[in-house]
Molecule: SAM riboswitch aptamer (S box leader)
Organism: soil metagenome
């Protein structure tokens, strides 16, 4: 940096350390009853390997590689369609897209 899947589920304790964290932006949360980060264990889940199966669908998780354990990827942000309220540009809600992000697995 380029394909392709996914993203309303799921699952935390204890130790350090010691003031910021959730990517900027607006909001809104988390957070000295100690967050972020590390480090142990311990789960979660099933993307790769693996294993059952008809070389499938579809089922498992004892191993192995990755990933996850606060909130829908926290929410929005540009576009489009409905909704409601307003006397025009505005607002509310609710669906799709689109950008953008994590994650896998390939190139």
């Nucleotide at each position: 940096u380029c394909u392709u899947a996914u993203c309303g589920a799921g699952a935390g304790u204890g130790g350090u350390u010691g003031a910021g964290g959730g990517c900027c932006g607006g909001g809104c949360c988390c957070g000295a009853u100690g967050a972020c980060g590390c480090c142990a264990c311990a789960g979660c889940a099933a993307c790769c390997c693996u294993g059952a199966g008809u070389u499938a669908a579809u089922c498992g998780a004892c191993g192995g590689g990755u990933g996850c354990u606060a909130a829908c990827u926290c929410c929005c942000c540009c576009c489009c369609g409905a909704u409601u309220c307003g006397a025009u540009u505005g607002a509310u809600u609710c669906g799709g897209g689109a950008u953008a992000g994590a994650u896998a697995a390939g190139a």